[in-house]
RNA sequence: GCCGAUGUAGCUCAAUGGUAGAGCAACUCUUUUGUAAAGAGAAGGUUGCGGGUUCAAUUCCCUCCAUCGGCUCUA
Numbered sequence: 001g002c003c004g005a006u007g008u009a010g011c012u013c014a015a016u017g018g019u020a021g022a023g024c025a026a027c028u029c030u031u032u033u034g035u036a037a038a039g040a041g042a043a044g045g046u047u048g049c050g051g052g053u054u055c056a057a058u059u060c061c062c063u064c065c066a067u068c069g070g071c072u073c074u075a
Base pairs, nucleotide, nucleotide: 001071002070003069004068005067006066007065010024011023012022013021018055027041028040029039030038048064050062051061052060
């Protein structure tokens, strides 16, 4: 330098154009003398940045950023 993959809640991951979800963690409540375990509840997101297409974008297109992998170059 070229090619590809990935980027979504604190963490691990879903959602292939039509209201963004799950598990774990943390929080509250119940239970207990107390803790853990168990049960219940509520909360937590400008979907990496910017732009485009569309009535509608996590999803399709473009630029950039970050991480990872492969290839090439050794004058």